[in-house]
RNA sequence: CGGCUCGUAGCUCAGUGGUAGAGCAAGGUCCUUAUAAGGCCGAGGUCGCAGGUUCGAUCCCUGCCGAGCCGA
Numbered sequence: 001c002g003g004c005u006c007g008u009a010g011c012u013c014a015g016u017g018g019u020a021g022a023g024c025a026a027g028g029u030c031c032u033u034a035u036a037a038g039g040c041c042g043a044g045g046u047c048g049c050a051g052g053u054u055c056g057a058u059c060c061c062u063g064c065c066g067a068g069c070c071g072a
Base pairs, nucleotide, nucleotide: 001071002070003069004068005067006066007065010024011023012022013021018055027041028040029039030038048064049063050062051061052060
């Protein structure tokens, strides 16, 4: 310098155009003499950033930023 993959909740990841979910973690509550384990409940997100296409974008296109891999 070029190519490819990835960037979504605190963490690990789903989600292939119609107003974003799971598990774990954290919080509340029930249970227990108490703790752990277990049950239940709700919360938590400018979907890396900026543009474009579209009636509508996490999803498609472009640029940039970051991480990884490959090549030179």
Model confidence (mean pLDDT): 83 of 100. Predicted 3D model of a 72-nucleotide RNA (transfer RNA) from a Minisyncoccota bacterium. Lineage of the source: Bacteria > Bacillati > Minisyncoccota. Rfam family: tRNA.